């Protein structure tokens, strides 16, 4: 410099959720690693209202419609709250080395229980569950071969 490859199920993805030791053959006890909560000074904040407030998570917020509840109102109607539906959105994931582009999808749910700002020391909790992308483009990089 040129050519080829970088497509795997004993593999891969979301997630903190993995590895290992003892005991036991367990509904047990540790360690490492990863993740969460509480918790001074300083700083911040400024009043206890059950119309609350707070936490994990990417999962917040906005608009519209419908239903219900409450309040006002002479009715229509207006406002607030809750639930459902539709659209969008902060934010998040994947397209199998990385970056950019492009494409595609998610934008849930659960918990604390009147209570927690940050927070060193310290205290404490979790290690589940659920799945299967690809005909991508450009660049960089890596591996192998040849000259």
């Nucleotide at each position: 410099u040129c050519c080829a490859c970088c497509a795997g199920a004993u593999c891969g993805c979301c997630g903190a959720a993995u590895u290992u030791c003892c005991u036991c053959g367990g509904u047990g006890g540790g360690a490492a690693a990863c993740g969460g909560g509480g918790g001074a000074a300083c700083c911040a904040g400024u009043u206890c209202a059950a119309a609350g407030g707070g936490g994990u998570u990417a999962a917040u917020c906005c608009c519209a419609g419908c239903a219900c509840u409450c309040a006002g109102a002479a009715a229509u109607c207006u406002g607030a709250g809750u639930g459902c539906u539709g659209g969008g959105u902060a934010g998040g994931g994947c397209c199998a080395u990385c970056c950019u582009u492009g494409g595609u999808c998610c934008g849930c749910a659960c918990c604390c229980g009147g209570c927690a700002g940050c927070u060193a020391a310290c205290c404490u909790c979790g290690u589940a569950g659920g799945c299967g992308u690809g005909g991508a483009a450009g660049g960089a990089g890596g591996u192998g071969g040849a000259a």